Predicted 3D model of a 90-nucleotide RNA (c-di-GMP-I-GGC riboswitch aptamer) from a Campylobacteraceae bacterium.
RNA sequence: ACUGAAAAAGCCAAACCUGUCGUGAGGCAGGGACGGAAAGCCAUGGGUCUAUCGAAGCUGUUGCGGCGAUAGAUCGCCAGGUUGCCAGAG
Numbered sequence: 001a002c003u004g005a006a007a008a009a010g011c012c013a014a015a016c017c018u019g020u021c022g023u024g025a026g027g028c029a030g031g032g033a034c035g036g037a038a039a040g041c042c043a044u045g046g047g048u049c050u051a052u053c054g055a056a057g058c059u060g061u062u063g064c065g066g067c068g069a070u071a072g073a074u075c076g077c078c079a080g081g082u083u084g085c086c087a088g089a090g
Stems, first nucleotide, its partner, number of pairs: 002088003011036002016031006034076001040082003044079003047074008057064002
């Protein structure tokens, strides 16, 4: 480096609730377990989501969706990189 989660030791923690940070997507802490064999870490390529700006369109209290750009979020969306426990075969 490969395969697997049957065993053993364990690990993580979805939704939801509470508190808190953030314009927001969402993050953090506690509770809680849907699940996970990397559901450890990295935003590198895609996807999805948020915000701001720009020109045009519709509407006419004003707001809306799409396009472009920029800045963010998501690793439990898919890939990629990297590290690790146990067992097995080699």
The sequence was found by an Rfam model in a public genome assembly. Its Rfam family is "c-di-GMP-I-GGC riboswitch aptamer". Its Rfam clan is "c-di-GMP_I riboswitch clan". Gene Ontology term of the family: cyclic-di-GMP binding. The coordinates come from a structure-prediction model, not an experiment, and the mean pLDDT is 82.